[in-house]
Predicted 3D model of a 77-nucleotide RNA (c-di-GMP-I riboswitch aptamer) from an Anaerolineae bacterium.
RNA sequence: CUCUGUAAAGAGCAAACCCGCAGCGAUGCGGGGCCGCAAAGCCGCGAAUCUGGCUCCCAGAUCGUCCGGCUGCCGAA
Repeated sequence: CUCUGUAAAGAGCAAACCCGCAGCGAUGCGGGGCCGCAAAGCCGCGAAUCUGGCUCCCAGAUCGUCCGGCUGCCGAA
């Protein structure tokens, strides 16, 4: 440097559920919680799904659904 995630250690994130707040809703935020995650980090004129209006379409939600791009901790073989 490449490949890789079967070792160890440290650090990180936080599903369901509960409480509060916001929203018509999908859902989001905060606290608790800890099922899991080696990108469960960031980004997107992508796909898919969902919500509202509506059925031409418009506005929104989800990437812990898929895909692509960028960056990145540890270091066994």